This is a predicted structure of an 847-nucleotide part of an RNA (large-subunit ribosomal RNA, domain II) from a marine sediment metagenome. It matches the Rfam family "Eukaryotic large subunit ribosomal RNA". The family is grouped with related families in Rfam's "LSU clan". A reference for the family is Yusupov et al. (2001), "Crystal structure of the ribosome at 5.5 A resolution", Science. The coordinates come from a structure-prediction model, not an experiment, and the mean pLDDT is 80.
[in-house]
Context: one part of a larger RNA
Order: sequence, then structure tokens, then C1' cells
RNA sequence: GACCUUUCAGGUCCUUCACAACUUGAUGACAAAAUGGUUUUAUUCGACCCGUCUUGAAACACGGACCAAGGAGUCUAGCUUUUGUGUAAGUGUGAGGAUGGCAAAUCUUUACGCGUAAUGAAGGUAAGAGUUUGGAUUUUUUAGUUUUGCACAAACGUCCGAUUUCGAUCUUUUGAGAGAGAUUUGAGAAAGAACACAAUGGCUAGGACCCGAAAGAUGGUGAACUAUGCCUGAGUAGGGUGAAGCCAGGGGAAACUCUGGUGGAGGCUCGUAGCGGUACUGACGUGCAAAUCGUUCGUCGAACUUGGGUAUAGGGGCGAAAGACUAAUCGAACCAUCUAGUAGCUGGUUCCCUCCGAAGUUUCCCUCAGGAUAGCUGGAGAAGGUAAACAGUUUUAUCAGGUAAAGCGAAUGAUUAGAGGCAUUGGGGACGCUUAGUCCUCGACCUAUUCUCAAACUUUAAAUGGGUAAGAGCUAAGGAUUACUUUAGUGAAUUCUUAGGAUAAAUGACUUCUUCGUGUGGGCCAUAUUUGGUAAGCAGAUCUGGCGAUGAGGGAUGAACCUAAUGCGGGGUUAAGGUGCCAAACUGCUCGCUCAUCAGAUACCAUAAAGGGUGUUGGUUCAUUUUAACAGCAGGACGGUGGUCAUGGAAGUCGAAACCCGCUAAGGAGUGUGUAACAACUCACCUGCCGAAUGGACUAGCCCCGAAAAUGGAUGGCGCUUAAGCGGGUCACCGAUACCCCGCCAUUGUUGCAAAUGCAAUGCGAUAAUGUGUAGGAGGGCGUGGGAGUUGUGACGAAGUGUUUGGCGUGAGCCUGCAUGAAACAGCUUCUAGUGCAGAUCUUGGU
Repeated sequence: GACCUUUCAGGUCCUUCACAACUUGAUGACAAAAUGGUUUUAUUCGACCCGUCUUGAAACACGGACCAAGGAGUCUAGCUUUUGUGUAAGUGUGAGGAUGGCAAAUCUUUACGCGUAAUGAAGGUAAGAGUUUGGAUUUUUUAGUUUUGCACAAACGUCCGAUUUCGAUCUUUUGAGAGAGAUUUGAGAAAGAACACAAUGGCUAGGACCCGAAAGAUGGUGAACUAUGCCUGAGUAGGGUGAAGCCAGGGGAAACUCUGGUGGAGGCUCGUAGCGGUACUGACGUGCAAAUCGUUCGUCGAACUUGGGUAUAGGGGCGAAAGACUAAUCGAACCAUCUAGUAGCUGGUUCCCUCCGAAGUUUCCCUCAGGAUAGCUGGAGAAGGUAAACAGUUUUAUCAGGUAAAGCGAAUGAUUAGAGGCAUUGGGGACGCUUAGUCCUCGACCUAUUCUCAAACUUUAAAUGGGUAAGAGCUAAGGAUUACUUUAGUGAAUUCUUAGGAUAAAUGACUUCUUCGUGUGGGCCAUAUUUGGUAAGCAGAUCUGGCGAUGAGGGAUGAACCUAAUGCGGGGUUAAGGUGCCAAACUGCUCGCUCAUCAGAUACCAUAAAGGGUGUUGGUUCAUUUUAACAGCAGGACGGUGGUCAUGGAAGUCGAAACCCGCUAAGGAGUGUGUAACAACUCACCUGCCGAAUGGACUAGCCCCGAAAAUGGAUGGCGCUUAAGCGGGUCACCGAUACCCCGCCAUUGUUGCAAAUGCAAUGCGAUAAUGUGUAGGAGGGCGUGGGAGUUGUGACGAAGUGUUUGGCGUGAGCCUGCAUGAAACAGCUUCUAGUGCAGAUCUUGGU
């Protein structure tokens, strides 16, 4: 102040003021603790060094001490892909002119590029509204129906040019040529779609991502080093040897010769200077020195040494020749240029996250360290889709096959063993008057059997694998056409009418197509099959799965084996494998085996064999045994007969053949020892005592032998013995990033929300599934320098720098505090690029 109500009082609502309480926020002071952040130290568990080439790297493969700064896909042109923009049968540009606030813009003229017509070698000639099916859209009706039919796709047809056949008509007899065709052909027409600019991906040409040759070419500069020639100068102790010539003496008939001197020759000799440079393989070897020093050594009167001058120049010189030397360079000098030479080869190639994700195979190549091609793979699109198309699957039906296996008393080929036979045939032998014949024997051969085999043998014959089908584009009946077919209205193909009419196997899951690109084109391993090879961690194939590209748990260790694939956290349960201790979990339970002076101990896998054992434990089989076995102890072990032969001898026992009889309970014409030969002993064999099991041959479990190597050493170690060993059974437990549940993040799919508002539909929700990844592709972000626009910060302190301040983000990174510093800087939008470093024996500087 308004309204209600019986006036006040009162009630309700709104506004304002004051006070109190409470709550929340900001700020200041003080002082504890929980919790959190950051850092340091200690302990436990895990954990080999990055980059790179590679099938494979921690590698005894290469690059890498550390820090800062620099450092590698760029630009131009052309073609192509996709997207956007402008104009459009045009479009864009150049030039001239006019106007203009004179680099713009506008008007105008002209030229040029591409497009607007194709086809043909060329002369040349030269195209216009088609039909059917599907079809967006539209109309009419609302279960149905009718109408319109865009783009596009498919089929048929039309037209133009070329090729080709026929050709009316006209005509200068040379052509023109309407029209009708052809299973010929075109980069054509069929109511135009282009041009220009910008950006993205790609290709090509350019230095062409960066660094890197050995080479090649052109033009010059060098003989102060050194090689050689020429000119002109200079230099070279002291000895030795002793050529020719000459002199003297002797000898000789002479030629001549001998002796002694003199003499002083020589690419002679010893040796200094000089020149050189043999050995110590000495010293030195960041030296005195990019060739020196010491001792030793070669030569030293000449092909000697040397100064100066001069000549010879790079495919050239010079060379007593070594490819030596030609300025520390020589199997072709040095300098500059072509030149940023080229390299299929090596090395390097700079921020993040998300999604997808390979290949080492085909074909061709002067191809094998490389390319192109297809494949695998990514991006962008188009079409069709909710039950149709589809499938690395199953089922049902059906078809082809000749591998595995099997077979060889089935064919072919190989092959072992006997048995039977004697029609035929070969060899040998016996009898035999030697034409014959008989008999014996070994084969060939035949018959019925038997043993063992085959990639290029097979009657039989799998598994797996392969093809086809499981419906509307169908089924059934009847009819029609045909130049095909049939003996035939038989069949085949095509087609018309009528009838039927959707559970048309299961399971899974969106399918198909177009276009543009990358990488790859060294592979390797395992089970199974398989070729070569004595074999191989060897070489070559097939199917599948892996590694490569991939982590996790287990196998002690480990690319590939076993389990199992991975967003960030929490809880639970298992797998493989384990449960004495190292080390999570039963020194659990139960039944056997095993003793090793070299025990054994877990697939791939990190070796052991043939052959043995009276070690022990099982099994099979054959024998012996209460009619008394085996073993042990004891007794007997005889006669014919010293058997016959042989022998120097042989009596059981050197040897050969034979191996009987008698008496017995039993005793061999003899199992061993022994003798010159006998003898003697013993065994087989028999009997007594004893009283219950015994003896062979095989077989397979553990154990042992077989079984020797160099640093000390490996069931992973310790250790373990009624195991913690080996072989069975069984309860519990441990154990992964696997499985289950929960929370969060991202991606993908499905789906819901508006017509108003502060912003936001590239937004806000709901729900389900998924989440590995090298080369490589795509998307989205972070950061740097510069320009423009806009909004801001800064002497009350910008940038930069330091920081053990704190916070945010998956991350690249960002924000903030403090200190330092002293003058500029930042956010957003947009354009632009000399835009991001750990590596390149990178470059420069520093330590």
C1' cells in the first nucleotide's frame, strides 16, 4: 500500500527499514591435525641400450662422450582425382581505346586458349523430340487402382562419317547421284555443359626429401721438387798395383829371349771430402724431422758430383725402365668451370591422439640389391536393402575322381621255398651187339601251394577336398510355331491359355558396385604330407596356423612351443604350468618301483647306441618232484675185454669205423686228470641219509656296464633317498592384460529431444558392441615465425630465463606462484610459411 472481515484489533499478499538467528561466499590474522602435492634416501619386486638394415639384434653387426644453435618432401609447369566458388553456350586471358579519387573498378574493340560436331589416310561429307523394362516425383482413390514418367542402368531400333553391295535419274561419256541395303567400323548424334580460379591426394619434367662417389668434358697454371738433353761455370786428401814405351847387362848363328831398372796407363785397387743409403728390421715413432739420428755399409777420376741458364706440359712430357718422376699429389698433376653431375646403393629424415591396417605371391622386363602388372590394404562415394541377394559353415540330394589303404593262391612286372608230374626239351652218368633201347640224376617246363614287393602295377577302394541344386526367373495340364530333329505331332527351342500358389533345409550376417591412392613384391618357423641329399639349425614344394607387425602368464634362459591376444582402474574365477626352500600354493593322501665309488628328475629341448648283467622286481613257457626231485654228505661204478683196425707203443681216454652181450639197484666198448704203455683218481649212472619245492629258455620295468678332453660348473640353484626320483590314482590350493561383475574414456551402430532462447542440432541425452599393431592410409588436435582484422596486457614491471610453487589435459602442451629481468607482448578469426630434432663417421661453437 492492496484485499478480506464485525469498527478497532485481526488475517493474507506486496514493498521498504531496523534487529536477531541461521546458511553460503569473499577476505585477513593465528595455530594443530587428517588428507593431498613435490622431492630425497633406504628396502622389496620387475627390468639387457637406444637408433638402424634385417626372416632374426642386448649382440663379439654398424652410428652414438656431453651441451647449445643450425639441419632434410620445397617451388614452378603440365596431366589427373575429390571438394568448393564464379559465370554459363560460353568462359578466361593478352593488347589497344575511353572513363576513373589513374596499380582498383567500369565501358568498348580486337586477337588467342579451351568448349560449342563428328568422321575419314585424304579429296571430302556431315547428326535433333524413338520403343520396352526398372525407376525418384506427381495426379486420382485410400488395403487395391489410375496418371505422370527426371537422373541413371539394360535391351532393341533410328541418324551422321568411314568401308562395302545394288543403283532410278541426269550428263559434256567424264562425272553427279535420289533411293534401297550390310552379322563391317568410329574416341559419334539422340532438347548441348563447359570455362576459369582455389585447396587436397597422386604422377611426370625440372637440383626435386637431405648428405655422399669411382668417373666424364672445357679452359688454364706449374720443371724453386724431380726426370732427361744442351750451354756456361765450380769441385774431387793420401797410399797400393805397376800396362805400353825407353835404358843397361847377359844368352843366342839368327829370329828373338832372360834379368835389373826407368816409366806412370787403367770406366784398376785401399781410402778422406763428396755422392749414396746395406744391415741393426738399433734410436725416434703426439719425432729434431709428414722419412730424421747413430754405428755399419757402397762408390770415390769417372756413364763423377754440383751452381746458374735454357728446353720438353697432362693422354702430354721425361724415363740406364721402377709405371719411376712431373712442387709432401701420379696405372694419367694441380686450379676453375659444366655442377646442387648421376647413383636401382649406404646413412639420416624433426609434435600428439584416435580409427583402419598389410606384403614378401602372379605375369613381364639386358629382370635377380630394381621396376611395371595383378593381389593384399586405406580413403571418398553410388545403388539396393528388412527379407531378398550373400557365405572360407553345416545338412540333404547328386556328379566326377584313382590318392591313402588293400591285393599279388586277380591281369602286368619283380620274387623265396619245398611238393607232385614226365607229354616235350637241354646237360651228365650206368648197362648195352653201340642207328636203338632201359635205368639213374641235375635243370627247363607244367600243376596245386608257399614267402616278399611296385612313383611311372592293379580287380577293389576310402577319409579330407571339389562341382551343382535346395523354387515366383516356379510347378502341372493342354494347345500353337519352326527351314532344327525323328520311322512317327517323336524330340528340342520358343510361345499362348488354364489351374496351383509360399515354413520352401539349418545357421550366420547388410550386400553389390565405382573411383583415387599408399606400402609390399629379400621372408622365416611349427604339426602333417612331400622332392633332392649320407646328413644338416641344408635346399625346394603343398594345406593350415603362427612370428614378421605382439605385448601378457608358463617352458630357469628364449622371435616362432603351451595358455591366451592387450583402452584406464577396482573386485572375483580360472588356463597353461605348478605347490621342500630360493618363490605364490598340500614336506597332502594312496599303490608300486629304484641304491647308482658317473643315480634320477617334465613335451618342442639342448643327445647317446648295438650288445651285455646269477643287481632287483614282475610275466610267459617247458621240464623235474612225496613212485622223495634239486643241493649237500656217504657207498658202488663189474664181467666177456688188453673188443676190431691202425701203430715202435695205444689196455675206456693220439687216431678210424663200429658201439654189442651178460650180471645187475646201477655201471659208457667210456666225461675228464694221468702213464712210454699199464696203474691210480674222477664223471655219467645207481643206492643210502635228508624232507619240499627245483632247474632251463625267453620276456620287460627300474638300476648297472658299454661311456675318454682340455678355465671351475650346472635336473635353473640349494638340496633331496619308505624322495623333493620314476610309474599310476586322488582331495585341496596357487596362478595371466584370458573369463565374469562394477566405474570411467574413446570409437562405431541404433535411437530420442525444437520452433524458443544467454550460448549450443558439427548440440544435449538413452542404449548396445568394440578397443593389439610395423610399413602404410585417413581424421582430429598441440606448438613456432610473419601479415590482416578484432579484443586486450604492460615501468603498480612486457618478453625471455631459473624454479623441489601448485593445478588442468589421454597427449602434443597449457595455466599459475616466486625469483631474475628491464620494454615490449598476448587471446580469438583468417591468410601465409625457410614451421617442431637424438641420431645422418651430420655442420659450427663450447665443455